This is a predicted structure of a 115-nucleotide RNA (SAM riboswitch aptamer (S box leader)) from Fictibacillus phosphorivorans. The RNAcentral record of the sequence draws on Ribocentre. Its Rfam family is "SAM riboswitch aptamer (S box leader)". Gene Ontology term of the family: regulation of gene expression. The prediction has a mean pLDDT of 84.
RNA sequence: CUCUUAUCCAGAGAGGCGGAGGGACUAGGCCCGAUGAAGCCCGGCAACCAACAAACCACAAUGGUUUGGAAAGGUGCCAAUUCCUACAGAUCUUUAUUGAUCUGAAAGAUAAGAG
Repeated sequence: CUCUUAUCCAGAGAGGCGGAGGGACUAGGCCCGAUGAAGCCCGGCAACCAACAAACCACAAUGGUUUGGAAAGGUGCCAAUUCCUACAGAUCUUUAUUGAUCUGAAAGAUAAGAG
C1' cells in the first nucleotide's frame, strides 16, 4: 500500500510543557482556539486483539461459538454523529433537486486477519 471482516448517535482533565492554529482530503457550510489551537508528557475513557472464567459445539488433538468479569499485556480514543452536506433511492414539500426526514452507497477512522 491492497484485500477481507467488524464497529463508528455512548464514554474520557478547570493538569504540565508549548506557542497559532485546528475540525482527514477537495468544495460549500458551521464551529473550536490567547478564558490559550497543533504537538509532547501526565491523566482519563473504552474494551477490538491477547489473557482469564463459565456454558455449549466439534473432537485424537489443536480448536469453534456465546456469555461474563477484569484491565498489569498489544493497539485505539478523549468538542460538536465520522461536526454537517456532497452520490443513489423513498416520503413530504417548493415557482425551483427548493427545503426537510429516512435508507443505502462512497470516502474516511479504528481493530483483527491475509497478501